The RNA shown here (c-di-GMP-I-GGC riboswitch aptamer) has 81 nucleotides and comes from a Solirubrobacteraceae bacterium. The sequence was found by an Rfam model in a public genome assembly. Taxonomically the source falls in Solirubrobacteraceae (Bacteria, Bacillati, Actinomycetota, Thermoleophilia). Model confidence (mean pLDDT): 83 of 100.
RNA sequence: GGUGCCAAAGGCAAACCGCUCGUGAGGGCGGGACGCAAAGCCACGGACCUCCGAUCGGAUGAGGUAGCCGGGCUGCCACAC
Numbered sequence: 001g002g003u004g005c006c007a008a009a010g011g012c013a014a015a016c017c018g019c020u021c022g023u024g025a026g027g028g029c030g031g032g033a034c035g036c037a038a039a040g041c042c043a044c045g046g047a048c049c050u051c052c053g054a055u056c057g058g059a060u061g062a063g064g065u066a067g068c069c070g071g072g073c074u075g076c077c078a079c080a081c
Base pairs, nucleotide, nucleotide: 001081002079003078004077011036012035016031017030018029019028020027021026034067040073041072042071044070045069046068047065048064049063050062051061
C1' cells in the first nucleotide's frame, strides 16, 4: 500500500422516550441499541427533506441529512495479501 475472514482492546449509536433549541426539515443533552471498520470530520457533486416567495411545475433564495451515494481530509486493530 491492499483487505476486513479471524481475534483483542476499545469506539460510535437507529427507532423510541425525557428535557431543550428551531416556523420547519432537523440539532443539542440524557436514557436506549437497530446497526456501523470510518456510523470520525468537511455540504464540494448528485439525491432527498424543510421553509420563504408570485407556489402547478421549473428556476431562484435560506436551511437540513455526513446513519443515502460519490468525493476530500484524518485515523485504531488485525492479516485469509